Predicted 3D model of a 74-nucleotide RNA (transfer RNA) from a Longimicrobiales bacterium.
The organism belongs to Longimicrobiales, within Bacteria.
Model confidence (mean pLDDT): 80 of 100.
It matches the Rfam family "tRNA". The family's RNA type in Rfam is transfer RNA. Rfam links the family to the GO term triplet codon-amino acid adaptor activity.
[in-house]
RNA sequence: GGGCCCGUAGCUCAGCUGGUUAGAGCAUGCGACUCAUAAUCGCCAGGUCCCGGGUUCGAGCCCCGGCGGGCCCA
Numbered sequence: 001g002g003g004c005c006c007g008u009a010g011c012u013c014a015g016c017u018g019g020u021u022a023g024a025g026c027a028u029g030c031g032a033c034u035c036a037u038a039a040u041c042g043c044c045a046g047g048u049c050c051c052g053g054g055u056u057c058g059a060g061c062c063c064c065g066g067c068g069g070g071c072c073c074a
Base pairs, nucleotide, nucleotide: 001073002072003071004070005069006068007067010026011025012024013023019057029043030042031041032040050066051065052064053063054062
């Protein structure tokens, strides 16, 4: 220098051929249970979907550029 893949909650990830509210598990917080702790159960909160632009009535999803990470080739 070239090619491919990935970037969504604190962490690991899902999100169908673009559609009305963006989700799960774990962790944190609160509560129940217990003499108490752990385990278990319940509840709440937590997101400018990496950044910018475009297409569209509508974008996490499609297109372009940038940034970051991984792999391969030279």